[in-house]
RNA sequence: AUCCGAUCAGGGCAAACCCGUCGCGAGGCGGGGACGCAAAAUCACCGGUCUCGGCGCCUACUUUGUGCCGAGACAGCGGGAUCGCCGGA
Repeated sequence: AUCCGAUCAGGGCAAACCCGUCGCGAGGCGGGGACGCAAAAUCACCGGUCUCGGCGCCUACUUUGUGCCGAGACAGCGGGAUCGCCGGA
C1' cells in the first nucleotide's frame, strides 16, 4: 500500500419514541433514549425515495392518481469520491 472483518484493545456513532426549538413541508438542531452500525465519519456527483410550488393528462366537477419542470430534504436507500482505528492475510 492492497484485500478481508473472525478475534484483541481503546472505544465511537445513535433508530424508533419523548421534550424543546427552527422550517409551509420533507426534515434539521439540542437534550433524553438505544434499534442497530467496521466507516451509521465527511461530501448531494449518479440513481432512488420524500417535500413544496407551477404546468398538463384522466375526470361533468372535485378528490385521488399520474407525467414534466423548478426549488428543497434524506449520507442510517444503493453506487461513487475523500479521510480514518484495531487485527489478520

The RNA shown here (c-di-GMP-I riboswitch aptamer) has 89 nucleotides and comes from a Pseudomonadota bacterium. The prediction has a mean pLDDT of 85. Lineage of the source: Bacteria > Pseudomonadati > Pseudomonadota. It was read from a public genome assembly, where an Rfam model found it.